[in-house]
Context: one part of a larger RNA
RNA sequence: CGUGGAAGCUUGAGAGGGCUCUUUUCUAGUACGAGAGGACCGAAAAGAACGUGCCCCUGGUGUACCAGUUGUCAUCCCAAUGGCAUCGCUGGGUAGCUAAGCACGGCUAGAUAAGCGCUGAAAGCAUAUAAGCGCGAAGCUAGCCUCAAGAUUAGGCUUCAUAGAUCCCUGGUAGAACACCAGGUUGAUAGGCACUCGGUGUACGUGCAGCAAUGCAUUUAGCCAUGGUGUACUAAUAGAUCAUUUCA
Numbered sequence: 001c002g003u004g005g006a007a008g009c010u011u012g013a014g015a016g017g018g019c020u021c022u023u024u025u026c027u028a029g030u031a032c033g034a035g036a037g038g039a040c041c042g043a044a045a046a047g048a049a050c051g052u053g054c055c056c057c058u059g060g061u062g063u064a065c066c067a068g069u070u071g072u073c074a075u076c077c078c079a080a081u082g083g084c085a086u087c088g089c090u091g092g093g094u095a096g097c098u099a100a101g102c103a104c105g106g107c108u109a110g111a112u113a114a115g116c117g118c119u120g121a122a123a124g125c126a127u128a129u130a131a132g133c134g135c136g137a138a139g140c141u142a143g144c145c146u147c148a149a150g151a152u153u154a155g156g157c158u159u160c161a162u163a164g165a166u167c168c169c170u171g172g173u174a175g176a177a178c179a180c181c182a183g184g185u186u187g188a189u190a191g192g193c194a195c196u197c198g199g200u201g202u203a204c205g206u207g208c209a210g211c212a213a214u215g216c217a218u219u220u221a222g223c224c225a226u227g228g229u230g231u232a233c234u235a236a237u238a239g240a241u242c243a244u245u246u247c248a
Base pairs, nucleotide, nucleotide: 001150005160006159007158008157009156010155014147015146016145017144020048021047022046023045024044025043026042032037050105051104052103053102054101058099059098060097061096065092066091067090068089069088070085071084072083073082074081075080107143108142109141110140115135116134117133118132164242165241166240167239168184169183170182171181172180189235190234191233192231193230194229195228196227198224199223200222205218206217207216208215209214
């Protein structure tokens, strides 16, 4: 830009993906074989790698969470804090992301290839072929998953048609920009606040014991990021633009 209005829901022409393998057990120590050995077919169970998704569990990371601690500087000093030293170092760790973790998947049918056959003439025989009928592959087609009407053959359905969309703003299940998605007061979109899950691990101050280092009590404390629920306190104000076939 087209499909000549808009929104939502769809059909599927077509395209892509996937299709794997191993071991063990049963059948059966059977068929076969002198023995040694040892099956086809069929059934079941484990597993490997691969693929897809996910974070409940096990862990990793988690440089804006908590604690401990060394050196030094600063806040006059004590105490308490802050800066720098690889995040100074160390021990943990929410959300998110993640694998080594968790879940699921690889099946069936049809028509066939090479090949193997049945019936069977031409050609009294023979012959899988000439008429006819079967079996037969990781390959083909369909079912499975994904995309899909620029499928210019541009499809269909529902609703609306003073419809709708955008700018702008608050944001994230999205993201390089754009796009997409959730919202914009008829509002829980983000922040704040409250509660809570969870993390760290018992704060500061004070009191007591001790010469002191320190310990105990107050205290399952204090502090807290990206989680959950709620709540209009703050900010989504105000407004602008495009479009509105046809009919009236």
Predicted 3D model of a 248-nucleotide part of an RNA (large-subunit ribosomal RNA, domain VI) from a Candidatus Berkelbacteria bacterium. NCBI's taxonomy places the organism under Bacteria, Bacteria candidate phyla, Candidatus Berkelbacteria. The sequence was found in a public genome assembly. The coordinates come from a structure-prediction model, not an experiment, and the mean pLDDT is 88. It matches the Rfam family "Bacterial large subunit ribosomal RNA".